Source information:
RNAcentral holds the sequence, with entries from ENA. A computed fold for a 73-nucleotide RNA from an Anaerolineaceae bacterium, annotated as transfer RNA. The coordinates come from a structure-prediction model, not an experiment, and the mean pLDDT is 82. Rfam family: tRNA. It is annotated as a transfer RNA.
RNA sequence: GCCCCCGUAACUCAGUGGCUAGAGUCUCCGCGUCCUAAGCGGGUGGUCGCAGGUUCGAGUCCUGCCGGGGGCA
Numbered sequence: 001g002c003c004c005c006c007g008u009a010a011c012u013c014a015g016u017g018g019c020u021a022g023a024g025u026c027u028c029c030g031c032g033u034c035c036u037a038a039g040c041g042g043g044u045g046g047u048c049g050c051a052g053g054u055u056c057g058a059g060u061c062c063u064g065c066c067g068g069g070g071g072c073a
Base pairs, nucleotide, nucleotide: 001072002071003070004069005068006067007066010025011024012023013022018056027043028042029041030040031039049065050064051063052062053061
């Protein structure tokens, strides 16, 4: 230098172009218990890497950058 994959919550990850972007873990509150724990219920937490484009509508499609991983030279 060229090619491929990945980037979504603090972490690990889902997410047919269309309802208000979700789960588990963590954390907080409550139930539970003599106390703690397990278990159960609820809450909090997101500029969907950045900037443009297409579209009535983009996390999703296209382009360019940035970051990570791999292959070739």